RNA sequence: GACCCGUUCGUCUAGCGGUCUAGGACUCCGCCCUUUCACGGCGGCAACACGGGUUCGAGUCCCGUACGGGUCG
Numbered sequence: 001g002a003c004c005c006g007u008u009c010g011u012c013u014a015g016c017g018g019u020c021u022a023g024g025a026c027u028c029c030g031c032c033c034u035u036u037c038a039c040g041g042c043g044g045c046a047a048c049a050c051g052g053g054u055u056c057g058a059g060u061c062c063c064g065u066a067c068g069g070g071u072c073g
Base pairs, nucleotide, nucleotide: 001072002071003070004069005068006067007066010026011025012024013023018056028044029043030042031041032040049065050064051063052062053061
């Protein structure tokens, strides 16, 4: 340099164009339980890498950029 794959809550992950103002687990916070802690129960906070495009509608499709991984030279 060319090509391929990936990027979603703090972490891991689901999401085959509309039922998703994005769900789950762990963490964290609050309440209950307990003499206290732990366990357990209930609730809460928190995310689509960035910029364009297509579409009535994009986390999802297309292009570019950034970052990570891989193959080739």
A computed fold for a 73-nucleotide RNA from Luteolibacter sp., annotated as transfer RNA. Its mean pLDDT, the model's own confidence on a scale to 100, is 81.